Source information: Guanidine-I riboswitch aptamer from Acinetobacter sp., 112 nucleotides, folded computationally.
RNA sequence: CAUAAAGUGAUCUAGGGUUCCGAUACAUGAAGUUUCAUGUAGGUCUGCGACCGAGAGUUCACGGCUUAAGUUGUAAGCUCAAGCUACACGGAGGGAUAAAAGCCCGGGAGGU
Numbered sequence: 001c002a003u004a005a006a007g008u009g010a011u012c013u014a015g016g017g018u019u020c021c022g023a024u025a026c027a028u029g030a031a032g033u034u035u036c037a038u039g040u041a042g043g044u045c046u047g048c049g050a051c052c053g054a055g056a057g058u059u060c061a062c063g064g065c066u067u068a069a070g071u072u073g074u075a076a077g078c079u080c081a082a083g084c085u086a087c088a089c090g091g092a093g094g095g096a097u098a099a100a101a102g103c104c105c106g107g108g109a110g111g112u
Stems, first nucleotide, its partner, number of pairs: 007062004012057001015052002020049001021047001022045001024041008063085005069079003087107001089110001093105003
């Protein structure tokens, strides 16, 4: 310096904020003394709701590779079984969405 299906999707979680819902505060109205309805505000609101959500987290599926078996005259193809699918420090800044983030740029820059 080059090198791989070292791929894709889903799922849940760590984490994240504030569109919605809920809760809270205030205002107004109704009933009458604590409820209901509407509106406004703040995410500095520790929410089993909903939402976003990991390359370096979880699980699953598909796919890929290797080997063996069946089918076949042989091969290809098809079916099927087993195994493998590793490792992984990381800013700042920018971007999307209502908003933020372990999201995306990005296994990037950089570092060892």